[in-house]
Context: one part of a larger RNA
Formats: sequence, C1' cells, structure tokens
RNA sequence: GGACGAACGCUGGCGGCGUGCUUAACACAUGCAAGUCGAACGGUGAAGCCCUUCGGGGUGGAUCAGUGGCGAACGGGUGAGUAACACGUGAGCAACCUGCCCUUCACUCUGGGAUAACUAUCGGAAACGGUGGCUAAUACCGGAUAUGACGCAUCCAGGCAUCUGGUGUGUGUGGAAAGUUUUUCGGUGGGGGAUGGGCUCGCGGCCUAUCAGCUUGGUGGGGUGAUGGCCUACCAAGGCGACGACGGGUAGCCGGCCUGAGAGGGCGACCGGCCACACUGGGACUGAGACACGGCCCAGACUCCUACGGGAGGCAGCAGUGGGGAAUAUUGCGCAAUGGGCGGAAGCCUGACGCAGCGACGCCGCGUGGGGGAUGAAGGCCUUCGGGUUGUAAACCUCUUUCAGCAGGGAAGAAGCGGAAGUGACGGUACCUGCAGAAGAAGCACCGGCUAACUACGUGCCAGCAGCCGCGGUAAUACGUAGGGUGCAAGCGUUGUCC
Repeated sequence: GGACGAACGCUGGCGGCGUGCUUAACACAUGCAAGUCGAACGGUGAAGCCCUUCGGGGUGGAUCAGUGGCGAACGGGUGAGUAACACGUGAGCAACCUGCCCUUCACUCUGGGAUAACUAUCGGAAACGGUGGCUAAUACCGGAUAUGACGCAUCCAGGCAUCUGGUGUGUGUGGAAAGUUUUUCGGUGGGGGAUGGGCUCGCGGCCUAUCAGCUUGGUGGGGUGAUGGCCUACCAAGGCGACGACGGGUAGCCGGCCUGAGAGGGCGACCGGCCACACUGGGACUGAGACACGGCCCAGACUCCUACGGGAGGCAGCAGUGGGGAAUAUUGCGCAAUGGGCGGAAGCCUGACGCAGCGACGCCGCGUGGGGGAUGAAGGCCUUCGGGUUGUAAACCUCUUUCAGCAGGGAAGAAGCGGAAGUGACGGUACCUGCAGAAGAAGCACCGGCUAACUACGUGCCAGCAGCCGCGGUAAUACGUAGGGUGCAAGCGUUGUCC
C1' cells in the first nucleotide's frame, strides 16, 4: 500500500447492487417450511333445481376421513466428524443398478379370497387400542399364453484370464389392471438410449520422529445390484515402512477469493460442484433410490403432559426467543415470475424462489449549489500595534433546481392459463410532467522527524502523548484548548487478521 462476512469511537443527506451468528453442531415458546390425485375405489353427502300428501322424495355434486397411486431420497440448512479414493484430475468396470422421460418389439385372457372406511361393542385420563359384522378397487392372490429373460448343456464369431455377442438350438422356472370406449391417459414382458448413481485404480494437496515398527494374503462358502477379509471356516508367512508406515495434532475438499511484476504466500464468507451430518449412539423397514433433517424401532441425556397406569418432543428449514459474544437482521408480502411435487386439466402445495423491511457492513454513483462580489465589513486569532490572517469566505446582486418535498400521469416484467370476464407480491414502485425555494443535507483524523500541514495560551517529568525515534522538570510547532493549516470525505480514524 492492498484486502475483510469485520468490530469499536466520532459523525451521518439520497439512490442502485450486493451482503449480514466467523462465538455455543448451546437450549428452544409460537406460527409456517410436503403434499397432491374423485379421470384408481367404496362411502359421506352441503348449496342450487324439480316434485310434494309438507313427513319427505328425486336430481345434483361442493366437502370430508379412509383404501390405493405418485411424491416425500428433490429442494432448504450446517461443517460437528473426516488426513479418507472424502475431494480434485485422469482412466477403468469382461464386476453393476437406474422410478419418471425418449425410442422399439410383443401383449393386456380368465378366475378368487380378503380388508380399511362404515356399523355394533369394549378398554384407556390421554396417546391410542381390542373384538364381532358389511363392502370396493389401477390394493392382494391363483390359472392360461409367451418371441424374449434367467439357469444348464451345446454351436458359431470375437476378445483382455475370468468371458462378450447371436431376436442360434435343446431343456426347466415364473409375469398383465382397469376407466373411457371417440380420442386421450394408462398397465405388463423384452431390447436400446438418456439421466442419475455404485465400485476400482494412477497422480496431487497440512504439521509432527519428544510417534519406529505396523498388519497381510490364498482356497471354499455366505452376502450384495455388483467386485472385495465385507463376513465366516481352514491355511500360508507374506504385505507396508526413514521416498516416513503406524500413532498423535489440526482440518470438510475443490472451482475460486485476497495479495504479489511473477514465482509464491494466505484463505475456502457469499455463488457453483462434491462429501458428511440432522438431540447423542445403534439398527433395520419401505422403496427405483434412504439406513432417511420435519419416517419407524431400541438405548441415553434433556424438556413437557399425566387421573401415576402411561404418553409426547427434537429449528445445523424460514422468521423469532434465551444464552454465549466485540459482533451479525423481520415472529413481513406473494406464489405475479423462475423452478419443483401431484393432477388429463382447471388447480392445489411450495419460508425453494421473487420481493419488501433493518444495518454506511461493502462497492459504485449523486448531492450539500453556480456566477459576480473589496469600504478586503463585523467578529475571532496573531501582532514588531504599522498591520497580518480567516477571506470572495460572508453580506449583497443574479442564475439554476439534481436529490429530498408536494401534485398529476404511470409502466415493462404476461410467456401462459381461461369459453369469457380476467389474472403483478414488488407498487401507485421505477419513469415522465408540473410547482416552490438556495431552500432540508459535513464531518473525521492529523500538523516534531519518518509524513503534506504553525502560531498563541494553559500546564510545569504533573496532567498527559506515543507506530518507531522519543516529547513534558516555566517561553512545549510533540500534552490540553483556540485560531490557522494539511489530508480524505458521507465518511474518517483505531483495533484485529492476511499478503
């Protein structure tokens, strides 16, 4: 000198764009943050309309819980753990999976038994649960069909050892669902694609030797979507290591960011990619996908309810509270846009997101007026008492009106969706026009040298200053105040950290 997710002191006009718990992965009141589908299913059946003997009946379908499907594994948060194939980069899988989506081939035949809701009843303070009865499905279970799939044997071609390919051949096993039937949307089996993931390997990136020894492989079997000591039985004595194994400490990694001429050094906030975690520890279930933040079970700590028998909870989601701290925001508006889930669609949900609020926290831009004006006014300060300086500064004359203020007008963002009407949170915002009046808007640090900028008074090794050298003991340009000056400027200084 530059930089910062900064803090502190003094000061503070406006706007745009960013950014804001770095500390206690401390504890959390309250609200919201994941639902949706009636075009899968049985029920419930409001308004409206029609009829009525006024009891009600028919039509109609809003709504509601349940069965079922898809989603809930995405999106959002945090950095505790992790020195590891976690990450980055480059390869490999002849050892693998992939819902929804695209493409292609073939099919969608025939039966059955339940169960929730509901109803009856019982238990419980509650959470919730038991028993009997009824019922539906794209829920569940049989049978038929089958090119193909899988297992075995065999043939051909190819390769990199296990092997790979062929709509090859023979043999065994197992799979479909309706609604509408006008289209649409679907379902099942197989091949291919795309996307996403899993696994393996080469290389790379911290400190420590006051850490010198550590533990590896083969065969058979199990397990997995798949390889493998991943697990198990038996066996071998190998494998790694001063080119630092093993241990200890610290730490999420990267694209990048800061600095620097570069080499390098430091960092990993915001944004993007990957990983890990979800009160602490463990476990599996469901599923294409989890060992699952707002799912389940067990144990533990903590908090809450209780009729003492038993139950409920998990903000490192968005706000917000207490606490810690030098320190970090609103219990806001909206799904209008972008994106996501469900749905044929309308639409519903979405603290993702879009916006607004707060903070000079940062960067950038603008303003606090322009021109003229010397009896160089008054006042202040200094003075050698002549004057000098503040200083064209003010007053005064003239001009302009950015920004702020008031008034009128007033968007784009809207593509889409809907039969049409219509549909914008931001927002009466940006922007445009008009009005009035210089009107509402300057501070902070420094002035001994380094280092731009000097005098007076007060103080008297006191009070104090200080980054280093050093100032202060009676004329202090170094302390305090004033006048003046210098430098930056809505900021200026100080502290901390890095280069």

This is a predicted structure of a 499-nucleotide part of an RNA (small-subunit ribosomal RNA, 5' domain) from a metagenome. Rfam family: Bacterial small subunit ribosomal RNA. Its family is annotated with structural constituent of ribosome and ribosome in the Gene Ontology. The prediction has a mean pLDDT of 85. The RNAcentral record of the full RNA draws on SILVA.